The RNA shown here (SAM riboswitch aptamer (S box leader)) has 112 nucleotides and comes from a Chitinophagaceae bacterium.
Formats: sequence, C1' cells, structure tokens
RNA sequence: AACUUAUCAAGAAAGGCUGAGGGUUAUGGCCCUUUGAAGCCUUGGCAACCUCUCCUGAGUGAUCAGGAAAAGGUGCCAAAUCCAUCCCGGUAAUUAUCGGGGCAGAUAAGUC
Repeated sequence: AACUUAUCAAGAAAGGCUGAGGGUUAUGGCCCUUUGAAGCCUUGGCAACCUCUCCUGAGUGAUCAGGAAAAGGUGCCAAAUCCAUCCCGGUAAUUAUCGGGGCAGAUAAGUC
C1' cells in the first nucleotide's frame, strides 16, 4: 500500500520556537488566521478501539454479554469527516431546503 469489520452531529488547549498560510487532493461555497496559519517541542486534557484490572449475568469450560476504571498501545483536542459534487425521495416553487444512500477520507482492530 491492499482487503475486512466497527465508528465518525458528543467530547477535549495552554505555553515556547517560528512566521503565512490553513481547513488531506480537485472544483465551488463557507470559514479560521499577524488578537499569529501550518510545523516542531513541552505540559495538560478528551475519548474508550485494543491490552491489563475489577463488578454483574450466562456457560462444565474455553468464552460471551453488559458495566466500571484509565495503568499500557493508538487516536484526537474550530466548525457534522466544515458543506456540496454521484444516485433516490420529500417540501416550497426555479432555485432553495430537508432526508436517505453511494463514492472518497479519518481512526481503531484484524488479515495477507
């Protein structure tokens, strides 16, 4: 890199260095940003996917289901994955709006 499964409207920022972009890519929109973007470092936090530990229930057992906790492995800390793009449908009436699905992506766990 590829594939499988699950989740993605919740949640969580300060300081230092640096100095102009950023929101992954394309287009359009919208937004953030010198009251400091991106990046790096430090500290803090959020969450609970995996491991550990504990509780309850089922099971002869392996284990399974639910819950707690947050020590370890990741991840994350503007806005729905910022929104749309392709398909279907609803409402109002020519362009808006709402809903569902798909594609793509992110993260975790696993497979080769």

The sequence was found by an Rfam model in a public genome assembly. The organism belongs to Chitinophagaceae, within Bacteria. Of the family's consensus pairs, 89% are formed in the model.